[in-house]
């Protein structure tokens, strides 16, 4: 330096749900709360699924991302502890 994480220590994050605010929605913020997590840190570059204000359609419960998701997967960047 790279690859991997059986046991342990220090510290870290926080699902559902509840309250709150933002948003058309999906979803997000803050507080409580812990299902879990060794990248559950950062990044929408590729794929997936989610939503449809608006657009499209003769019309719709159809279709469209420019919205959102990193706790769906892959790629990129950075990083704690211990062992091989």
């Nucleotide at each position: 330096a790279c690859a991997g994480g059986a046991a342990a220590a220090a510290g870290g994050c926080a699902a559902a749900c509840c309250a709150u605010c933002c948003g058309a929605a999906a979803g997000g913020u803050u507080g409580g709360g812990a299902c879990g997590c060794a990248a559950a840190a950062c990044u929408a570059c590729g794929g997936g699924g989610c939503u449809a204000c608006g657009g499209u359609u003769a019309a719709u419960u159809g279709c469209c991302a420019u919205g959102a998701u990193a706790g769906c997967c892959g790629g990129g960047u950075u990083g704690c502890c211990a062992c091989u």

This is a predicted structure of an 84-nucleotide RNA (c-di-GMP-I riboswitch aptamer).